[in-house]
RNA sequence: GGGGCUGUAGCUCAGCUGGUUAGAGCGCAUGCAUGGCAUGCAUGAGGUCAGGGGUUCAAAUCCCCUCAGCUCCA
Numbered sequence: 001g002g003g004g005c006u007g008u009a010g011c012u013c014a015g016c017u018g019g020u021u022a023g024a025g026c027g028c029a030u031g032c033a034u035g036g037c038a039u040g041c042a043u044g045a046g047g048u049c050a051g052g053g054g055u056u057c058a059a060a061u062c063c064c065c066u067c068a069g070c071u072c073c074a
Stems, first nucleotide, its partner, number of pairs: 001073007010026004019057001028044006050066005
């Protein structure tokens, strides 16, 4: 320098060929149960979907550029 893959909540990830409000588990907060811890149950908070632009009535999803990580080739 060239090719491929990945980037979604604090962490690990799902989201199938664009279409309701972006989700799960763990973690966190609050409440209940216990004398307390652990634990269980309930409720809740937390996301500019790596960044920018484009296509579309509508984009995490399609297209382009950039950045970061992994990997292959040279």